[in-house]
RNA sequence: AGGAGAGUAGCUCAGCUGGUAGAGCAUCGGUCUCCAAAACCGAGGGUCGCAGGUUCGAACCCUGUCUCUCUUGCCA
Numbered sequence: 001a002g003g004a005g006a007g008u009a010g011c012u013c014a015g016c017u018g019g020u021a022g023a024g025c026a027u028c029g030g031u032c033u034c035c036a037a038a039a040c041c042g043a044g045g046g047u048c049g050c051a052g053g054u055u056c057g058a059a060c061c062c063u064g065u066c067u068c069u070c071u072u073g074c075c076a
Base pairs, nucleotide, nucleotide: 001072002071003070004069005068006067007066010025011024012023013022019056027043028042029041030040031039049065050064051063052062053061
């Protein structure tokens, strides 16, 4: 340098045919308990990597770009 894949909550990941952005864990609060743990209930937390485009409407389609992973090579 070429090819492929990935990027969504603090972490791990879903998200169907373009139509209200979600789950588990974690965090915080509550119930329970002598206290704590466990369990249960609830809450907060989002620039969907970035920029642009298409569209009435984009996490999803198109273009460019950044980072990471895998792979095929080049020079020495």

This is a predicted structure of a 76-nucleotide RNA (transfer RNA) from Lentisphaera marina. Model confidence (mean pLDDT): 81 of 100. Rfam family: tRNA. Rfam classes the family as a transfer RNA. Rfam links the family to the GO term triplet codon-amino acid adaptor activity.